[in-house]
Context: one part of a larger RNA
C1' cells in the first nucleotide's frame, strides 16, 4: 500500500507516480510627514419651474508622477559528476541598498513628462494628437572637507606591488519634508573613511556505476597586445608559439540536486538524502538583455515555440514546481477553512496597512507515545457449548449475584497562559513636547479549548493472526490426490493436530496480518 477492525488524547507526517494540463479565490505591497490634481459624502449661502442648479468648508474614493520593497519570504529536485556540494584556506584581483561610527556639506537656476482638459482610431486589449502642470523626478552652473587621475619623496613586502605624505594642474555632489510658530530639534539628502552584513572569484583535500568507452582536445594550453568586468582570467579578440589532459582511468556513456543527517548494525560497515536546517539549480519549454545595491528576475519585459482562452476574424491574452481545489497518472497521499493575536518580514516619523510566510483549527490508526472498555468477593463449579473410557472433563470465578470506583466519553458551572509591546495618558530625568526609565490603559484567530468543580450511571467502547516443524499453541466433525493450503520442507488417495468448521488454546492488541524495498 492493501485486507479484517476501530474508543479516547497528545506530538509529529501527509502527490514517493506525470518538471503532465489547470476553472475559481487569495498568496507583495506600502508612503497624503515627496507632488500636482481630486470623485462620493456630509455641510454653508443663494436662485427655484421644488426635478434640482451655482457656490462655501470639510472630507477623502479611484488613478497618477516620485521614493522603498518587489532579488526576502514560499515551491520543486528538471538539469548538474561540476569548485554544484561538504572541509580547509587565500583574495596585494573584488562588490555591497538599508544599518552603525567619523568628518564635511546641504548654493543658484532651468526646461519637461504623467495625470487632469479637448479630440481620433478600435470589438476588445489599447494606441494616438493638441493644450496646461507640479515635486525628494530630469537638466545646467557654483563651490570641493574629500574621492580620482598626473608628477615627487619616504617606508613596507608575498611576483604584479601595498601604505603615507607632499605639490600644481584637470576633473568630480546634493533636495527637501516636519499639519499654529520656532528651533543649533527631528526625518532625509550628497561626497569621503571605517564597521557590520551579504555576495563575487581562485586553490588543496574529499564522496557513484561502466573499459563490452582508450585515446581526447584547436579558444584548446602558453604568450603579447586589446577589448571587457565589480573583480583575477582564452572572459572575449588579433598575432605568436605547439602545447595540454589520460591507465592513481582522461574522452564518452549511464544514474544523480549535495550536506549535516535519517535507517539499520555490537562495531567496522551497508543502505538512504521525507519532514526540519545550510547550499545548489529551475519556474510552460528555449534565447536575451533592461531596472537595480543586488536578477539576466516564479506571481517583470521582449523575441521564437508548444498548448489553452477571447474575437466584431482585423486581433489580443495566459503560465499553481505559491496555499486551497480541479483533472490525469497512480497501490497511493487532505480544507476551494480561520487570523494577522503572537514570531518574523515589506512599506511609513507614527498610527497603521499588507503577509496562503507563520500562528491556529478540520481531514486521515500514516507514524510515535499515553490511556481505557472496569475493580473486589463470589462454586450448585448453573444453564448452554465442545470432548469423553459416560464416570467425568474443560470453557470457568469465567457469568448471574453483591459490595465499590468514576479513568475516558456524556452533561451542567467555572477558567488561566500564550499579551510583551507600539500608541495614548501621568510621573521622573532633561534646554526639551527628542530620547531613556517607571505607572496606568489597550490588544487573543485559536475558544463551546487545557485545567477545576459537580451530576448521572458498568453504563457508550476488542479485535487481528495462528496451532504439522522451523515457531507459542490440539481435539472433534465434514471432505476423500477432491475442494482446497503453502514462506521453506511439503499436506490431501476414508481414523487430515497441515484442507473446510467448530469447540478449546498461543500471540500481539486499538490494532493485527500480508505485501514491496532496505539493513
Nucleotide at each position: 500500500a492493501c485486507g479484517c477492525u476501530g474508543g479516547c488524547g497528545g506530538c509529529a507526517u501527509g502527490g514517493u507516480u506525470a518538471a503532465g494540463a489547470c476553472a475559481u479565490g487569495c498568496a507583495a505591497g506600502u508612503c497624503g510627514a515627496a507632488c500636482g490634481a481630486g470623485a462620493a459624502g456630509c455641510u454653508u449661502a443663494u436662485c427655484u419651474u421644488c426635478g434640482g442648479a451655482u457656490u462655501u468648508g470639510u472630507g477623502g474614493a479611484a488613478a497618477g508622477u516620485g521614493g522603498c520593497g518587489a532579488a526576502c519570504g514560499g515551491g520543486u529536485g528538471c538539469g548538474u559528476a561540476a569548485c554544484a556540494c561538504g572541509u580547509g584556506a587565500g583574495c596585494a584581483a573584488c562588490c555591497u541598498g538599508c544599518c552603525c561610527u567619523a568628518a564635511a556639506g546641504u548654493a543658484c537656476a532651468g526646461a519637461a513628462c504623467a495625470g487632469c482638459c479637448c479630440g481620433u482610431c478600435g470589438a476588445a486589449a489599447g494606441a494616438u494628437g493638441g493644450a496646461u502642470u507640479a515635486a525628494u523626478g530630469c537638466u545646467g552652473u557654483a563651490u570641493g572637507u574629500g574621492g580620482c587621475c598626473u608628477u615627487u619623496u619616504a617606508u613596507c613586502g608575498c611576483a604584479u606591488g601595498g601604505u603615507a605624505a607632499a605639490a600644481u594642474g584637470g576633473u568630480u555632489a546634493a533636495a527637501g519634508c516636519u499639519u499654529g510658530u520656532a528651533a543649533u530639534g527631528g526625518c532625509g539628502c550628497u561626497u569621503u573613511a571605517g564597521g557590520a552584513u551579504g555576495g563575487g572569484c581562485u586553490c588543496g583535500c574529499g564522496g557513484c556505476c561502466u573499459a563490452u568507452c582508450a585515446g581526447c582536445u584547436u579558444g584548446u594550453u602558453g604568450g603579447u597586445g586589446a577589448g571587457g568586468u565589480a573583480a583575477a582570467a582564452g572572459c572575449u579578440c588579433a598575432c605568436c608559439a605547439a602545447g595540454g589532459c589520460u591507465a592513481a582511468g582522461a574522452c564518452g556513456g549511464a544514474u544523480a540536486g549535495c550536506u549535516g543527517g535519517u535507517c539499520u548494525g555490537a562495531g567496522a560497515g551497508g543502505a538512504u538524502g521525507a519532514u526540519c536546517a545550510g547550499c545548489c539549480a529551475c519556474a510552460c519549454c528555449g534565447g536575451g538583455a533592461c531596472u537595480g545595491a543586488g536578477a539576466c528576475a516564479c506571481g517583470g519585459c521582449c523575441c521564437g515555440g508548444a498548448c489553452a482562452c477571447c474575437u466584431a476574424c482585423g486581433g489580443g491574452u495566459g503560465g499553481c514546481a505559491g496555499c486551497a481545489g480541479u483533472u490525469u497518472c497512480g497501490a497511493a497521499u487532505c480544507a476551494u477553512u480561520c487570523a494577522c493575536a503572537a514570531u518574523g518580514g515589506g512599506c511609513g516619523a507614527a498610527a497603521g496597512c499588507c503577509u496562503g510566510a507563520u500562528g491556529g483549527u478540520g481531514c486521515a490508526a500514516u507514524g510515535c507515545c499515553g490511556c481505557g472498555u472496569g475493580g473486589a468477593g463470589g462454586a450448585u463449579g448453573a444453564a448452554g457449548g465442545c470432548c469423553c473410557u459416560a464416570g467425568g472433563g474443560u470453557c470457568g470465578u469465567a457469568a448471574a449475584c453483591u459490595c465499590c470506583u468514576g479513568u475516558c466519553a456524556u452533561u451542567a458551572g467555572g477558567g488561566a497562559g500564550c499579551a510583551a509591546c507600539a500608541a495614548g495618558c501621568a510621573g521622573g530625568u532633561u534646554c526639551a513636547u527628542a530620547g531613556c526609565c517607571u505607572g496606568c490603559c489597550c490588544u487573543g484567530a485559536g475558544u463551546u479549548a487545557a485545567c477545576c468543580u459537580a451530576a448521572a450511571g458498568a453504563g457508550g467502547a476488542a479485535g487481528a493472526g495462528g496451532u504439522g516443524g522451523c515457531u507459542a499453541a490440539c481435539u472433534c466433525c465434514g471432505u476423500g490426490c477432491c475442494a482446497g493450503c503453502a514462506g521453506c520442507c511439503g499436506c490431501g488417495g476414508u481414523a487430515a493436530u497441515a484442507c473446510g468448521g467448530a469447540g478449546a488454546c498461543c500471540u500481539c492488541g486499538a490494532g493485527c496480518g500480508u505485501u514491496a524495498c532496505u539493513c

Overview:
This is a predicted structure of a 519-nucleotide part of an RNA (small-subunit ribosomal RNA, 5' domain) from a marine metagenome. It matches the Rfam family "Bacterial small subunit ribosomal RNA". Its family is annotated with structural constituent of ribosome and ribosome in the Gene Ontology. Its mean pLDDT, the model's own confidence on a scale to 100, is 82.